[in-house]
Context: one part of a larger RNA
């Protein structure tokens, strides 16, 4: 020096554990904000120096209403001092008060958490200064009073823009892909939606979503690839309002004077009341079996009016009858009942013996069960504790649905088809694009740009160039729940999900420490024991570090560098080899 064994050290693998994660499902909620948000800064505790949590100069809290019932003054984190509490504290829930400064930040400024004004009112002062309260940004609408907006937010949504890598075994059309990304805006969903549809049957009948049709028909340097629809089966189910014709009112303009007109007939009376146009308001009206206006005829009850009288009259109002209703279809809701959410409450049944530090394990004998889910308790507990099945509960606030009442709203029938209306710089057409599964193609349909530019039902559009016949529909205005998408957030349940190099980056002061000018990047770090019982006292040592006794404990080779404690590596001892 090496080899082997033993004993230790170092180290922190492994095993076991779980406070934390991950995923799925169900339900709730789906917004917060000028009544100042989200997010921060600074404060706030008797001792309070740090971090977390809570709170805001009324500052780990205040008031009140409920619950609850014996202790309490949050955590790391013990202690000292002091206090609260059966006159019900701490704690839990509802409602309220307070809520510094920054931040959309909003009187003005500004290098965020700071500086410093005007006006009105108040406190103090002899007066000023100072202090307190309120108010003063911009934009939109509005005559004004005033109302609204602004910013934040995970995904889902709609819209305006919009790549490249890649694939095509290169690459340009094409693909990737209308994807990523940027921007705007909204909602709890959004979008879409009540046929100028789809089709070709003896047709269907808003929209949306799923399964299928179907990798079909097609498109395609007919390459790579892209890729429907009809029909069928399901989820859900809901339909409506305007514009116009016509009638009436109002305003303005034009025109008109013995005329027109004033509901009709007659008589009277009136007379800038008439007519036309424009604007606007109310009624009317909303359709494809074309519909409506207009006109004619008929139709429950009552009342009234119209320049006057008489008579007529659907002209107005009320009642009755019938119907409907708070998401569209008009619109505000209120009350009662019911169910639920935000605290809770009751809730069955076990003892003994031995082992052991400890019994829930063993043995013996019982019991409950609409409860043998789960967790805890000194080892494995239906009957010890918390719970579980099940039953039950709200002063206050909120939600939902239904019913009833109040309330609100609506309402004739038939006929003729002559006249009027039925959404215009629109449809159509030319050119250029986009989007349609469809790349210009035989390329319709849809949308936009540009030019041109109709018709009103004997009309107009479509049925994939175009024409005829036939069939379908009724554009150029608007609203509309459900079925569908998503989950930052709340509750519950579950897992052939992880178990500390795993699982979220974070089981812990974690988006922390640290790094970067910055955008941004971004860790490591869990486990004594059943219980601190965390080693009184003695000794060595520097009033050390550390250790030796003693003591605690089942165990201290469980001593806070703490469960187990592998290997590399180090040391000591013994044996052997050289």
């Nucleotide at each position: 020096a090496g080899u082997a064994c033993a004993u230790g050290g170092u180290g922190g693998a492994u095993g076991c554990c779980u406070u934390g994660g991950c995923g799925u499902c169900c339900a709730g909620a789906g917004c917060c904000g000028a009544u100042g948000a989200a997010g921060g800064u600074c404060g706030u505790g008797g001792c309070a120096u740090a971090g977390c949590u809570g709170c805001g100069a009324a500052a780990a809290g205040c008031u009140u209403c409920g619950g609850g019932g014996a202790g309490c003054c949050g955590c790391u984190a013990a202690g000292c001092a002091g206090g609260c509490u059966g006159a019900g504290a701490u704690c839990c829930g509802g409602a309220g008060a307070u809520u510094a400064c920054c931040g959309a930040a909003u009187a003005g400024g500004g290098a965020a958490a700071c500086c410093a004004g005007g006006c009105g009112g108040g406190a103090u002062u002899c007066a000023u200064c100072u202090c307190c309260c309120g108010u003063c940004a911009u934009c939109g609408c509005g005559c004004a009073a005033g109302c609204g907006a602004g910013g934040g937010c995970a995904a889902c949504g709609c819209a305006g823009g919009g790549a490249a890598c890649u694939g095509a075994a290169a690459c340009a059309u094409c693909u990737a892909a209308g994807u990523a990304c940027c921007u705007g805006c909204a909602g709890g969903a959004a979008a879409g939606u009540a046929a100028a549809g789809a089709a070709a049957a003896c047709u269907c009948g808003a929209c949306u979503c799923c399964c299928u049709a179907a990798g079909u028909a097609g498109c395609g340097g007919c390459g790579a690839g892209c890729g429907a629809a009809c029909g069928g089966g399901g989820a859900a189910g809901a339909g409506c309002c305007u514009a116009a014709a016509c009638c009436a009112g109002u305003a303005c303009a034009g025109u008109g004077c013995c005329a027109a007109g004033g509901u009709u007939a007659c008589g009277g009376c009136c007379g800038u009341u008439g007519c036309u146009g424009u604007a606007u308001u109310g009624g009317g009206g909303u359709a494809g079996u074309g519909g409506g206006a207009c006109c004619u005829a008929c139709u429950g009850g009552g009342u009234c009016a119209a320049c006057c009288g008489u008579a007529a009259u659907a002209g107005a109002c009320c009642c009755a009858a019938g119907g409907a209703g708070u998401u569209a279809c008009c619109a505000a809701g209120c009350a009662u009942u019911u169910g639920g959410u935000u605290a809770g409450a009751g809730g069955a049944a076990c003892g003994g013996c031995a082992u052991g530090g400890g019994a829930a394990g063993g043995c013996c004998g019982g019991c409950c069960g609409c409860a043998g889910a789960g967790g805890g308790u000194g080892a494995c507990a239906g009957c010890c504790c918390c719970g579980u099945a099940u039953u039950u509960g709200a002063a206050a606030a909120c939600c939902a649905c239904a019913a009833u009442g109040c309330c609100u709203c609506c309402u004739g029938u038939a006929g003729u088809c002559a006249u009027c209306c039925c959404a215009a710089g629109u449809a159509g057409c030319g050119c250029c694009a986009g989007a349609c599964a469809c790349g210009a193609g035989a390329a319709a349909c849809c949308u936009g740009g540009u030019g041109u530019g109709a018709a009103u039902c004997c009309g107009c559009g479509g049925g994939g160039a175009c024409c005829a016949c036939c069939c379908c529909g009724u554009a150029a205005g608007g609203c509309u729940a459900a079925g569908u998408a998503c989950u930052a957030c709340u509750g519950g349940a579950c897992g052939a999900c992880c178990g500390a190099u795993a699982g979220c980056g974070u089981a812990a002061u974690a988006g922390u420490a640290g790094c970067g000018c910055g955008a941004g990047c971004g860790a490591a770090a869990g486990g004594u024991g059943a219980a601190a019982a965390g080693u009184a006292c003695c000794c060595c040592g520097u009033u050390g570090a550390g250790g030796g006794g003693a003591g605690u404990g089942a165990a201290a080779u469980a001593g806070u560098a703490c469960c187990u404690g592998a290997a590399a590596c180090c040391a000591u001892g013994u044996a052997c080899u050289u």

The part of an RNA shown here (large-subunit ribosomal RNA, domain I) has 578 nucleotides and comes from a Planctomycetota bacterium.
The RNAcentral record of the full RNA draws on ENA.